This is a predicted structure of a 1397-nucleotide RNA (small-subunit ribosomal RNA) from an uncultured bacterium. The prediction has a mean pLDDT of 83. It matches the Rfam family "Bacterial small subunit ribosomal RNA". Rfam links the family to the GO terms structural constituent of ribosome and ribosome. RNAcentral holds the sequence, with entries from ENA.

[in-house]
């Protein structure tokens, strides 16, 4: 000194992108802005520049004197003119120094460019300092000035005079320089240094106040530069070869100095996979930012070097330049111009323009630092100090402080007389004035120059005082004064990520860094209140690190369709290497030196501005380079060994591999016979073959290919691969054995080689088979699967080809590491027997490893050494370039786009036209419908003024609705009301209601009558009218805002739970697994052991008999009665009714099973293995269905989406579907005729009976609120008689006439009854529905709704069947197990085409 987090999934573990939270920033931008200090401020067009200014100076070098200003002089009243180098001083001019420095800017440059560290015996250095020596004599131009000329101008030219510290000869001269010989030293290859000797060359300047500055030689310092060299400093290999001055000699040239820096001539080198050459990008440090570090990224401001100065180029001067404000050439652009022809160069301060998202003043001083000149004053200085302007960064600091609860209004929310919140916030009280305003006062920065004074001291200096001078600035800073006064904003609130409500909106507007949010209740949009986070800022945005161990050196992987082992072998390079000794000192380590420019950054540690930022002061780090020791590991070098390695000797093994020969069964041909009608081929079939004789069968014959059994979890081989038998040759492991060699080894980029199947080329072959191909079938189609046919090929011989799921999807070596088992080939041993032992070849397991699956001595373990290769999915192994190849084609191999994911591995479900077990009227086996007709009834469409709504596969259609003439009713016209038809409160009045009348279609209206009750006698209760206003009402709207109620999968045996245990984990076990069962029913076993919801069981009804009880039911016995009947007394015996107990439990008996559950088959017994039937629905799934039963949240409508009232509508009808009823008919119809039920209802009711009617009913009535009386007659059946097979005596639709009933009313639009009328319909197409027993089919009874209206629906009961081999198949469901890219769960998911956009 190391932090996460969100996102793939139904969930989950990983792999693995992506995205966020931190920090930075010459930034922009967008809302805000009060003050100050320090810092910064064209990253883009090294675009193009108007105008100022940025380099001058020195009269103590000169010549002179234009211009100023002074003196003198003339002129003149004066202003004032003119002369005059006579003075301050100076334009220009010659000369000296400077301009090469400061300043800018990063084009160019990948380089000795820069950085570090050494060289230079191969070098230079103005100004500065130190030391020595010198300074003589001479000479001849030249500018300026003046004439004179071209010219538009810039400028040039000629001519004549002149000076110097300019210039040029001479002489001096050295330890200079060059060249000749020598001698000594030293050292680093060439050389070096000293010294001696000869020869040549080479110098000056004045001025002066007399103190000096200045000059010339030459030495030596210092400082600056010039050159080498070692190290380090971008991609890109899809740049692999590159060089002709190239590389080196040799001798010359240039240079301040080396060196092909240049030339000549010789020689063929030189660099290069440790990346040359080439494209591209880029000034380098010092440092910044970031990061735990390592490390990435950055070079703006500050300091170094480096390169540029309009572009290109090439030189002069000069110590320094190839020169940003100097000269030439060329070219581009701009400017002027008299068209001849000339000027210019902001990457210097300032500004302009233009590009941009974007970058400031045409500011003030040289006071202070610095710098040029100058002897000095001084001059210059856009270098620098200051100010202006920008929140563009950083510090700091204020926008008050305390008190103050009726917790004020207001605002917001809300369960709404109320509460929360905003909020001690505000008002109020009290304080204080920093910042800002006015006033007053006012620095520091100033050292010092000349000059004086004074010491040291004394030819020259040096120290101390004195001493002029402030742009900034009347700033900073101090006192004073008034007063809370003048000062707070952004951006955020789904989750990451702190922070939450209402409104509005309605997949619209719109948000959004990922992941997402909006489709009517949005905490994710806008708007509001509030709240969070920073705060004079806040956010957005870009960019760069960080989280990212996501390029892994710290610090990553390659068995998995998580990306990632080269197909393989051999091997150069190269990296790696067994044991001893000796040495050696490169690495390695360690002291010490030097550097690491000065700083300035950082880090400590102090100090100074009021703190802080900011500055100062000290101090460290890491690198190179010398040197000095260490020597255990590495290397280097010598020796030695023997355990890798390899060699020898002997035995073996084996589909090792090449070349020849042989072999038999298949197959197809061929010729012959035999023999005859089909062969062949399929799922079925058809194309083919066949009477010119196939197919099948015998015989002989040709060809090519391929080797049955033996054959194996077999062997062998590097991989690809090898399989009849023999030969012959060649190659290997393996195992034993001594012996030899002496580490001779692994590994292996680039490189050779080899290398399945298809493909190429040439030649041959050519039996099978068989890509194209061609007919035949499927098919919607069928360029397929299937058949018939067939060419390349498939085979051999040479030559290419180089890929494969070339796989153990696993790269070589070495080495350790717990076990059992099988096998191959050796050895040992007398061996078929083995606790041996070597190498192979498998299986299963321990520890370990892995995300798991799994691997486990043949690791995916434990380590070592090399190579190869990954780094989000998709575009893609594509494209483009190159390389190969005869082509097909192979290697190499991008990127713009785009996506948030893609992806392993395992979990639970779902799901298969996957397996197995198993049920169910699910199939089959039967019956009896449906689908055709008529009609009834729902629904759909369609029409209407409206046909009100809703319900929709199963599970919506005789469904809500157990019943629409009005009413209902929700809809349509019309015609009314508005506090309302309903509820509550309500000043004030009046009883109301009821009843007549008149007016309307009615609602209403108007008038008339009519009038309460209780008492504490003036008020209470009910009703009614009524103003205003809370408010009623809505069958409007959302069943995807709800509750509550149903349907459904299902009365299917299934759904959980605790503990434990396994697994990182989702989860698993339990519940799976052997019976069994109607069941997760029940036994057994089991890491599970309980348990819970479910299931059975409890409950109703039903079957038996039994006890009690008996009236309204019932009648054996007795008795009375009658035309007859339980009619009546009696009875408690049956039946029956209804309480209550019993019974049924696999209780018993055999078989059979595990001796278990439980089956099977038998007694008994009304009833047997759940006896039959109801009620009772587990967790759950369908946003199923209902806002129109009700409730109810939100939302809308309030003279109406509400209320009332008439009328109409929901009954409409081309056509479709769904349930029904009746039928077609002889098992029947019609007619007489005779039995037998249950369960029901009933007083606004059942209605006997009796009379009327053909009748539907009518009149009258009795009984009966019901085991009493009534509906009520059951009806199929029985028997009797008809009808005789037809559209009928079937079958009734539809019409008509007439009548009946209900009801205010039957016209839309009721039922019913009589007579006529008698219509499809002769049994129903593909399809499909019910049912397994008192069920199906049939037959009639009843009840709820209801006035009044049933073929519907509930419910009774009567006669009453057929089959069930069985579970292959359809449907649904259950349990196990398998596959998955599904999870909205196969109506998934998802590929291609192909349209439109």
């Nucleotide at each position: 000194u190391u932090a996460g987090a969100g996102u793939u999934u139904g969930a989950u573990c990983c792999u693995g992108g992506c995205u966020c939270a931190g920090g930075a920033u010459g930034a922009a931008c967008g809302c805000u802005a009060g003050c100050g200090g320090c810092a910064g401020g064209c990253u883009u067009a090294a675009c193009a520049c108007a105008u100022g200014c940025a380099a001058g100076u020195c009269g103590a070098g000169g010549g002179g004197c234009a211009g100023c200003g002074c003196g003198a002089g003339u002129g003149g009243c004066a202003a004032c003119a003119c002369u005059u180098g006579g003075c301050g001083g100076c334009g220009a001019c010659c000369g000296g120094c400077g301009c090469a420095a400061g300043g800018g800017u990063g084009c160019g440059u990948a380089a000795c460019g820069c950085g570090u560290g050494a060289g230079c015996a191969a070098c230079a250095u103005g100004c500065c300092c130190u030391c020595u020596u010198c300074a003589c004599g001479g000479g001849g131009a030249u500018a300026a000035c003046c004439c004179g000329g071209a010219g538009a101008a810039a400028u040039c030219c000629g001519g004549c005079c002149u000076a110097a510290a300019a210039c040029c000869c001479g002489a001096u001269g050295g330890u200079g320089a060059u060249u000749u010989g020598g001698a000594c030293a030293g050292g680093c290859a060439u050389c070096u240094g000293u010294u001696c000797u000869a020869a040549u060359c080479u110098a000056a300047a004045a001025c002066u106040u007399c103190g000096g500055u200045g000059g010339a030689a030459g030495a030596g310092g210092a400082u600056u530069g010039g050159c080498u060299c070692g190290c380090g400093u971008g991609a890109c290999a899809u740049u692999a070869g590159g060089u002709g001055g190239u590389u080196g000699g040799u001798g010359g040239g240039g240079u301040a100095a080396c060196g092909g820096c240049c030339c000549a001539c010789c020689a063929a080198g030189c660099c290069u996979a440790c990346g040359a050459u080439g494209u591209c990008u880029a000034g380098g440090g010092g440092a910044a930012c970031u990061g735990a570090g390592a490390g990435g990224u950055u070079g703006g401001u500050c300091c170094c070097c480096c390169a540029c100065a309009c572009u290109g180029g090439a030189a002069c001067u000069g110590a320094g330049a190839c020169a940003c404000g100097g000269a030439c050439c060329a070219a581009a652009c701009u400017c002027c111009u008299a068209c001849g022809g000339g000027a210019g160069g902001c990457a210097g301060c300032a500004g302009u323009g233009a590009g941009g998202a974007a970058u400031a003043u045409u500011g003030g001083u040289c006071a202070a630092u610095g710098g040029g000149c100058g002897g000095a004053a001084g001059c210059c200085u856009g270098a620098a100090c200051c100010a202006g302007c920008c929140a563009a960064g950083u510090c700091g600091c204020g926008u008050g402080a305390a008190g103050g609860a009726u917790g004020a209004a207001g605002g917001u929310a809300u369960u709404a007389u109320g509460u929360a919140u905003u909020g001690u916030a505000a008002a109020c009280u009290u304080c204080u004035u920093u910042a800002g305003a006015c006033g007053c006062a006012g620095a520091g920065a100033a050292a010092u120059a000349a000059g004086c004074c004074g010491c040291u001291c004394g030819u020259g200096a040096g120290c101390g005082g004195u001493g002029a001078u402030g742009c900034u600035a009347g700033u900073a800073u101090g006192c004073g004064u008034a007063g809370a006064a003048u000062a707070a904003g952004g951006a955020u609130c789904g989750g990451c990520u702190a922070a939450c409500u209402c409104c509005g909106u309605g997949c619209c507007a719109g948000c959004a860094g990922c992941c997402g949010c909006g489709g009517u209740a949005a905490u994710a949009c806008g708007g509001a209140g509030g709240a969070u986070c920073c705060g004079a800022g806040c956010g957005u945005u870009a960019u760069c690190c960080g989280g990212a161990u996501u390029u892994a050196u710290u610090g990553g992987g390659u068995u998995u369709a998580a990306a990632a082992g080269g197909g393989u072998g051999c091997g150069c390079a190269g990296g790696c290497g067994g044991u001893c000794u000796c040495u050696u000192a490169a690495g390695u380590c360690a002291g010490u030196g030097g550097u690491c420019a000065a700083a300035a950054u950082u880090g400590c540690g102090g100090a100074g501005c009021u703190c802080a930022a900011c500055u100062c002061c000290g101090u460290c780090c890491c690198g190179c380079c010398a040197u000095u020791g260490a020597u255990a590991c590495u290397g280097g070098g010598a020796g030695a060994c023997u355990u890798g390695a390899u060699u020898u000797c002997g035995g073996u093994c084996g589909a090792g591999g090449u070349a020849g020969g042989c072999g038999g069964a298949a197959u197809u041909c061929g010729u012959c016979g035999u023999g005859u009608a089909g062969c062949g081929g399929u799922g079925a079939a058809a194309u083919g073959c066949a009477u010119a004789g196939a197919u099948a069968u015998g015989a002989c014959g040709a060809a090519g290919a391929a080797c049955a059994c033996c054959g194996a979890u077999u062997g062998c081989g590097u991989a690809g691969g090898c399989a009849g038998c023999u030969u012959a040759c060649c190659a290997g492991c393996c195992c034993g054995a001594c012996a030899a060699u002496g580490a001779c080894g692994c590994u292996c980029a680039u490189g050779c080689a080899c290398g399945a199947a298809a493909g190429u080329g040439c030649g041959g072959g050519g039996a099978u088979c068989g890509a194209a191909c061609a007919g035949g079938a499927u098919u919607a189609g069928a360029u397929a699967c299937c058949c018939u046919g067939g060419u390349a090929g498939u085979c051999c011989g040479c030559a290419c080809a180089g890929u494969a799921a070339a796989c153990g999807a696993u790269g070589a070596a070495u080495a350790c590491u717990u076990g059992c088992u099988c096998u191959c080939g050796g050895c040992g041993a007398u061996a078929u027997a083995c606790g041996g032992u070597c190498g192979g070849g498998g299986g299963c397991a321990a520890a370990g490893c892995g995300a798991a699956a799994g691997c486990g001595a043949u690791a995916a373990g434990u380590a070592u050494u090399c190579c190869a290769c990954c780094u989000g999915g998709g575009g893609a192994g594509u494209a483009c370039g190159c390389c190969g190849g005869c082509a097909a084609c192979g290697g190499u191999g991008a990127a713009a786009c785009u996506c948030a994911a893609a992806g392993g591995a395992a979990u639970u479900g779902a799901c298969g036209g996957g397996g197995g077990c198993c049920c169910g009227c699910a199939c089959a086996a039967g019956c009896a419908g449906c689908g055709g007709a008529g009609c009834a009834u729902g629904u759909u469409g369609u029409u209407u003024a409206a046909u009100u709504c809703g319900a929709a596969g199963c599970a919506a259609c005789g469904c809500g609705a157990a019943g629409a003439a009005c009413c209902u009713u929700a809809c349509c016209a019309g015609g009314u009301c508005u506090u309302g038809a309903c509820a509550u409160c309500g000043a004030g009045g009046a009883a109301a209601a009821g009843c007549u009348a008149c007016a309307g279609a009615g609602a209403u209206g108007u008038a008339g009558u009519g009038u309460g009750a209780g008492c504490u006698u003036g008020c209470u209760c009910a009703u009614c009218c009524g103003a205003a206003g809370a408010c009623a009402g809505g069958u409007g709207g959302u069943g995807c805002a709800u509750g509550g109620u149903u349907g459904u999968c299902g009365u299917c045996a299934g759904c959980u739970c605790g503990u434990g245990u396994c697994g990182u984990g989702a989860g698993a076990u339990g519940u799976u697994g052997g019976g069994u069962u109607a069941a997760g029913u029940c036994c057994c076993g089991c890491a599970a052991c309980g348990a819970g919801c479910g299931c059975a069981a409890c409950c109703c009804u039903u079957a038996u008999g039994g006890u009690c009880a008996g009236u309204u039911a019932c009648u054996a016995a007795c008795g009375c009665g009658u035309g007859a009947u339980g009619g009546c007394g009696a009875g408690g015996a049956c039946u029956c009714u209804g309480a209550c107990a019993a019974g049924a439990c696999u209780g018993c008996c055999g078989g059979g099973g595990a001796c278990a559950a439980c089956u099977c088959g038998g007694a008994g017994g009304a009833a047997g293995g759940u006896g039959g039937g109801g009620a009772c629905g587990a967790c759950g799934u369908c946003a199923a269905a209902u806002c129109a039963u009700c409730a109810u949240g939100c939302c809308c409508c309030u003279u109406a989406u509400g209320a009332c009232c008439u009328g109409g509508g929901c009954u409409a009808c081309a056509a479709a579907c769904g349930u029904g009823c009746u039928a077609c008919a002889a098992u029947g119809g019609u007619g007489g005729u005779u039995a037998c039920a249950a369960a029901g209802a009933g007083c606004a009711g059942c209605g006997a009976g009796c009379c009327u009617g053909u009748g539907a009913a009518g009149g009258u009535a009795a009984g009966c609120g019901a085991a009493u009386c009534u509906c009520a007659a059951a009806a199929a059946a029985g028997c009797c008689a008809u009808c005789u097979c037809a559209g009928u005596u079937c079958g009734g639709a539809c019409u008509g006439u007439g009548g009946g009933c209900u009801g205010c009313a039957a016209c839309c639009c009721g039922c019913c009854c009589a007579c006529a009328c008698g219509a499809a319909g002769u049994u129903g197409g593909a399809g499909u529905u019910g049912c397994u027993a008192g069920u199906a089919a049939u037959c009639g009874c009843g009840g709820a709704u209801c006035a009044g209206a049933a073929u519907g629906c509930c419910g009774c009961g009567g006669u009453g069947a057929a089959u069930a081999c069985g579970u292959u198949c359809c449907c649904g469901g259950g349990c196990c197990u398998u596959g998955u890219a599904c999870a909205c769960a196969c109506c998934g998911c998802c590929c291609g085409u192909c349209a439109a956009g």